[in-house]
RNA sequence: UACGAUAACGGCAAACCUAUCGAAAGAUAGGGACGCAAAGCUAAAGGGCCUUCCCGACAGGAUGGCAGCCAGCUACCGAAA
Numbered sequence: 001u002a003c004g005a006u007a008a009c010g011g012c013a014a015a016c017c018u019a020u021c022g023a024a025a026g027a028u029a030g031g032g033a034c035g036c037a038a039a040g041c042u043a044a045a046g047g048g049c050c051u052u053c054c055c056g057a058c059a060g061g062a063u064g065g066c067a068g069c070c071a072g073c074u075a076c077c078g079a080a081a
Stems, first nucleotide, its partner, number of pairs: 003078002011036002016031006034068001040073003046070002048066003052062003
């Protein structure tokens, strides 16, 4: 560098429920665990998806959102190969 154990120390937390915010997608907090070896960070330099609006339009544009879709950056541990 790469890889990822029925390992160790630990971590995060889907759906759903409650409260608040938002026109919406969705966000925050608490509860809760489906899962996760990057489920850490990045959405004003990539692709993709979602919202609302413009538009004759499934093309194109604007708008806000999603990192638990891919991607980029960084990182704990150390069996096997």
c-di-GMP-I-GGC riboswitch aptamer, 81 nucleotides, folded computationally.
Rfam family: c-di-GMP-I-GGC riboswitch aptamer. Gene Ontology term of the family: cyclic-di-GMP binding. Clan: c-di-GMP_I riboswitch clan.
Of the family's consensus pairs, 90% are formed in the model.